[in-house]
Context: one part of a larger RNA
RNA sequence: CGUAUAUGGUGGAUGCCUAGGCAGUCAGAGGCUAUGAAGGACGUGCUAAUCUGCGAAAAGCGUCGGUUAGCUGAUAAGAAGCGUUAAUACCCGGCGAUAUCCGAAUGGGGAAACCCGAUAUAAUUUUAUUAUAUCAUUGUUAAAUGAAUACAUAGUUUAACAAAGCUAACCAAGGGAACUGAAACAUCUAAGUACCUUGAGGAAAAGAAAUCAACCGAGAUUCCCUUAGUAGUGGCGAGCGAAAAGGGAACAGCCCAAAGUUUAUCAUCAAUAUAAAUAUUAGAAAAACGUUCUUGAAAGUUCGGCAAUAAAGGGUGAUAGCCCCGUAUUCGAAAAUAUUUAUUUUGUGAAACUUAAAGAGUAAAACGAGACACGUGUAAUCUUGUUUGAAGAUGGGGGGACCAUCCUCCAAGGCUAAAUACUCCUGACUGACCGAUAGUGAACUAGUACCGUGAGGGAAAGGCGAAAAGAACCCCGGUUAGGGGAGUGAAAUAGAACCUGAAACCAUAUACGU
Numbered sequence: 001c002g003u004a005u006a007u008g009g010u011g012g013a014u015g016c017c018u019a020g021g022c023a024g025u026c027a028g029a030g031g032c033u034a035u036g037a038a039g040g041a042c043g044u045g046c047u048a049a050u051c052u053g054c055g056a057a058a059a060g061c062g063u064c065g066g067u068u069a070g071c072u073g074a075u076a077a078g079a080a081g082c083g084u085u086a087a088u089a090c091c092c093g094g095c096g097a098u099a100u101c102c103g104a105a106u107g108g109g110g111a112a113a114c115c116c117g118a119u120a121u122a123a124u125u126u127u128a129u130u131a132u133a134u135c136a137u138u139g140u141u142a143a144a145u146g147a148a149u150a151c152a153u154a155g156u157u158u159a160a161c162a163a164a165g166c167u168a169a170c171c172a173a174g175g176g177a178a179c180u181g182a183a184a185c186a187u188c189u190a191a192g193u194a195c196c197u198u199g200a201g202g203a204a205a206a207g208a209a210a211u212c213a214a215c216c217g218a219g220a221u222u223c224c225c226u227u228a229g230u231a232g233u234g235g236c237g238a239g240c241g242a243a244a245a246g247g248g249a250a251c252a253g254c255c256c257a258a259a260g261u262u263u264a265u266c267a268u269c270a271a272u273a274u275a276a277a278u279a280u281u282a283g284a285a286a287a288a289c290g291u292u293c294u295u296g297a298a299a300g301u302u303c304g305g306c307a308a309u310a311a312a313g314g315g316u317g318a319u320a321g322c323c324c325c326g327u328a329u330u331c332g333a334a335a336a337u338a339u340u341u342a343u344u345u346u347g348u349g350a351a352a353c354u355u356a357a358a359g360a361g362u363a364a365a366a367c368g369a370g371a372c373a374c375g376u377g378u379a380a381u382c383u384u385g386u387u388u389g390a391a392g393a394u395g396g397g398g399g400g401a402c403c404a405u406c407c408u409c410c411a412a413g414g415c416u417a418a419a420u421a422c423u424c425c426u427g428a429c430u431g432a433c434c435g436a437u438a439g440u441g442a443a444c445u446a447g448u449a450c451c452g453u454g455a456g457g458g459a460a461a462g463g464c465g466a467a468a469a470g471a472a473c474c475c476c477g478g479u480u481a482g483g484g485g486a487g488u489g490a491a492a493u494a495g496a497a498c499c500u501g502a503a504a505c506c507a508u509a510u511a512c513g514u
Stems, first nucleotide, its partner, number of pairs: 001513009015499001016463002020434002022431007029423002031166002039102003042055003046078001049075003061096006070082003107116003117135008137163009170201001171199005181188001185235001211218002222249004232240002253415003256359001258355006269347003273343009283331003289304002293300001305322002313325003364388008374400001395410005450457002470498001473485004
C1' cells in the first nucleotide's frame, strides 16, 4: 500500500408520517368604497422581539342570544389575576360603540404614513394656546346674485344628489402585433390571438324576422349533439371552414312613434311596511363492554356480551361500532340577512274597441375599405369613409351576379327572464392526486432572507419521546466547549447537531499478500 472481515465516524439517501398543497363535485356568494375601501405605517400586553388580534375606549368596550368550568391568542414558561351552577369568567354568534396616521385621500402642500392653514364653537393657565367640527374637484337639478351692456347672458355664490378608488376570472366595445407555418417569402397563416384602453353585470351579450325554407313548410334569442372536416374557400399552397334540416337544454313575450269611446282603479314594474314560511349566521339531545394473555402501554389475543336510521371520520401509550370527540336521527334563534307568498301604502299607468299611424339624408347606387367559412371573384348579404340619393303597402326588402314568375317577410325606434361563461371568496364532500429535490415559489419568521439604482428576480429550511419524564447530583475542563459516571425512559447508538440512518469518503482492530 492492497484485499477481506468487524467496529466506528462522516453523510442524509431510503422507509414510515403529515401540519401543506393539487384537481374536482355540490351548494352559497358574486362585490367593497366619501358612513373613507383595498392595501399599509405607527402603536397597543405584566412583554424585549416576531406572528395573530385590536386602535389612544387599542389580544379589546356595550347589548342581545348560545354555551358551561375553567380562563387571561402563539413562540412561552413565569408573575399577577378572573371565575366555578350563574347576578354567566373564558368561549361562540347577531346587532351596535370605538376605529390614530397614510392611502381615491377630498382644507392647502408634500420626498405616503409628514408639514402648514382658514372659519365656527368650547375650554382655560399665562390671552395665547388647546380641543371639536367644517372647508377638494367635476357633473346634474334648484335657488339667489349678477358684468362689459338697457333687457339679458357670461360669471359668482349656496343647497341637494351623484361620481372618483380597489377587485381573480368570465362579458361587451374601441384599438391591435410579431415570432411562427407555408419546410425560403411577399397574398395567406399565426389572429382579430397576445397586449393596451373603456364600460358593465352576477352573469354579460343576443333576442321576438324587411329570418329561413322551397312550392312542403318552419316560427325570437342563447347553449349542446349532429349535419361535417361535408358544401365551399384557398400563392386552389400552407391552411381556413360553414349553414339549413334533425335531436336535446331552456322557453315569454311586449312597448313607443296617437287621438277618441267604453270598462275600470284593476294588470305590470319599482319602492314601502306588516305577517307567514323556508334558509343562513351560535347550538342541544344522541345507543351499546367487560375479562384472560403478551406488552412500557391493548384498541392486538382469549372468553363471553350489547347497540345499530349510529361500521363517515378523527383521537386515545400498537389495529376500538360499544373509552373520548363525533356520526345516523330529532330538535333549536333574542337579533340580523336573503328568498318566496299574501296584504298595506306610494309612484307608474291598465284592458277592450274604433279610426289612424307605422321610423329619410334612410334604403339603394358609384368609388374605397371592413365583416360574413367566402382572399374581388359570377359575389349575393351586413357595416360604412367620400359623392349622390328613392318609393311610401296599388309600396318596399329577401330568396348568393342579374331578369321574370312565384314564395316569404316589413328595415331605417326600444325593452325582455331561463337554458350559457367564470371563481378572488365561503361551506360540505371526493380523489387508481403529491408526500418535503414531490406537492403552490412558500407544510417552517415566504413573496421572507438575499440580489438588483429600478422594473424585477427570489431561495434554503419538516419529524426526540406515549408523556419533557429535556438528564438532579458527582468528576475532568477555562465558573468553557465537549465528555465520563449517576438518574429518566420500553429504548439515550431516542440527548435536543435528537425517528429510520443507504452509498461515496475517513479511521481503528484482526487476517492474508507484497

Predicted 3D model of a 514-nucleotide part of an RNA (large-subunit ribosomal RNA, domain I) from Sodalis endosymbiont of Tettigometra macrocephala. Lineage of the source: Bacteria > Pseudomonadati > Gammaproteobacteria > Bruguierivoracaceae > Sodalis.